The RNA shown here (c-di-AMP riboswitch aptamer (ydaO/yuaA leader)) has 139 nucleotides and comes from Candidatus Hydrogenisulfobacillus filiaventi. The source organism's lineage runs through Bacteria, Bacillati, Bacillota, Eubacteriales and Candidatus Hydrogenisulfobacillus. The sequence is in RNAcentral, with records from ENA and Rfam. It matches the Rfam family "c-di-AMP riboswitch aptamer (ydaO/yuaA leader)". Rfam's curators write: This family represents a conserved RNA structure found upstream of the ydaO and yuaA genes in Bacillus subtilis and related genes in other bacteria. Its mean pLDDT, the model's own confidence on a scale to 100, is 77.

RNA sequence: ACACUGGUCCUGCCGAAGAUGCGGCCCCGCGCCGCAUACCGGGGGACCCACUUCUUCAGGGGUGAAGCCGGCGUACGCCGGCAGGGAGCUCUCCGCCCCAACCCGUCAGCUAACCCCGGAGGCAAUUUGGAGAGAGGGG
Numbered sequence: 001a002c003a004c005u006g007g008u009c010c011u012g013c014c015g016a017a018g019a020u021g022c023g024g025c026c027c028c029g030c031g032c033c034g035c036a037u038a039c040c041g042g043g044g045g046a047c048c049c050a051c052u053u054c055u056u057c058a059g060g061g062g063u064g065a066a067g068c069c070g071g072c073g074u075a076c077g078c079c080g081g082c083a084g085g086g087a088g089c090u091c092u093c094c095g096c097c098c099c100a101a102c103c104c105g106u107c108a109g110c111u112a113a114c115c116c117c118g119g120a121g122g123c124a125a126u127u128u129g130g131a132g133a134g135a136g137g138g139g
Stems, first nucleotide, its partner, number of pairs: 011124004019037007026029001039119006049109001059107001060104004067082006084098003089134006
């Protein structure tokens, strides 16, 4: 120096899931735990409006991009179409990828005041797939 493996850091990606302050702990670190704040995100909840629905039966509802239709299949599931979502400043086109999972527990339309909850987890590795236009920045 290179390759491989592991860890850490920098730089970024999906997502609300970033940050700051105070206290405690010891392995003394951009460390761990607790509390709080702003900020980000979600749910419940009047009049009015909307729905003529609901009744444990075809129950219903929520977070999320992850919904609907069709085909195959005994089923688990698979395939396709439309819609939806993602990729390093934005837009257009082409191409690529995703289209899950979990929760509430018979109950919830919208909803001011008000009330409650979350701030996880998982990835990438040299110009962020290609082309064009623009923005911004640098020389």